[in-house]
Predicted 3D model of a 115-nucleotide RNA (SAM riboswitch aptamer (S box leader)) from a soil metagenome.
């Protein structure tokens, strides 16, 4: 930064979706692995606008370096192409049910955990 977006084919053959619980994919072949095709634009650009800094000397509606913010673009890096990080875990909010609590529910809000 993580609600968007992107599959085919081969080869293999039991588990896979980190973890726990839940719920999914999976022998009509899943995970992996390779091979091409995509997606997005994080790194990248001798685009374009816009701003801010600081330099030059021709003193400008100039140049030039440098960063910023919004547009573009995708040739190479990198990332991903079941389901929101697949859902929830800890704490808070809120509606609803109750005398009260427990209990349900949620495209509230914060962390934790991962990638």
């Nucleotide at each position: 930064u993580c609600g968007a977006g992107a599959c085919c084919g081969g080869c293999u053959g039991a588990g896979g979706g980190a973890c726990a619980g839940g719920c999914c994919c999976g022998a009509a072949g899943a995970c992996g692995c390779c091979g091409g095709g995509g997606c997005a634009a994080c790194c990248c650009c001798g685009c374009c606008a816009u701003c801010c800094g600081c330099g030059a000397c021709g003193c400008g509606u100039u140049c030039g370096c440098g960063g910023g913010u919004g547009g573009g673009g995708a040739a190479g890096g990198u990332g991903c192409c079941a389901a929101g990080u697949c859902c929830u875990g800890c704490g808070g909010g809120g509606a609803c049910c109750u005398g009260a609590g427990c209990g349900u529910c949620c495209g509230c809000c914060g962390g934790a955990a991962g990638a």

The coordinates come from a structure-prediction model, not an experiment, and the mean pLDDT is 83.